GlmS glucosamine-6-phosphate activated ribozyme aptamer from a Clostridia bacterium, 170 nucleotides, folded computationally.
Its mean pLDDT, the model's own confidence on a scale to 100, is 79.
Rfam family: glmS glucosamine-6-phosphate activated ribozyme aptamer. By type it is a riboswitch.

[in-house]
RNA sequence: UUGAGAGAGAUAGCGCCAGAACCAAAAAUUAAGUCAAAACAGGCUGGUUUUUGGUUGACGAGGAGGGGGUUUAUCGAAGUUUUCGGCGGGUACCCCCCGGUGUGCACCAUCGUGAGCUGUAUCUAAAGACCGGGAGUAAUCCCGGGGACAGAGGGUACAGUAGUGCCAAG
Numbered sequence: 001u002u003g004a005g006a007g008a009g010a011u012a013g014c015g016c017c018a019g020a021a022c023c024a025a026a027a028a029u030u031a032a033g034u035c036a037a038a039a040c041a042g043g044c045u046g047g048u049u050u051u052u053g054g055u056u057g058a059c060g061a062g063g064a065g066g067g068g069g070u071u072u073a074u075c076g077a078a079g080u081u082u083u084c085g086g087c088g089g090g091u092a093c094c095c096c097c098c099g100g101u102g103u104g105c106a107c108c109a110u111c112g113u114g115a116g117c118u119g120u121a122u123c124u125a126a127a128g129a130c131c132g133g134g135a136g137u138a139a140u141c142c143c144g145g146g147g148a149c150a151g152a153g154g155g156u157a158c159a160g161u162a163g164u165g166c167c168a169a170g
Stems, first nucleotide, its partner, number of pairs: 014088004019084001020056011032045004059076003065097005098112005104166004116161009130145006167170001
């Protein structure tokens, strides 16, 4: 340094890359430019094609009762749009079970242990950009610094409000 095995830890805008784009090298080719030249041949730059290797390919917030199923699984920021396209996965969604709430039980509705819904107030980013440093031939990647700017969801507080049936009436 490489390979295999075992163990531990971390990561769901998470992981991967055969489309595509970009970089490098080699080979072939060239109707463009230029050098040289009597002419031919040739040199340099560029173009085109192929091969090989490399690079890019989601910035955070948020989200998990159990089992099964399914696939375009929430929110905004940035950006002149490759955060494109593809594959896999996934806390989303549906069904069942279990659990909470609707003052007891059942159904129904709704939610998931911070466990009903609605409204108001409040709390809660990173990248990018800018500055500096490092690695690489390059595309590009990594690190540091100061100061920011969201929305959904959730937390906290307040307010409003929550079905049908039954009786032994909680």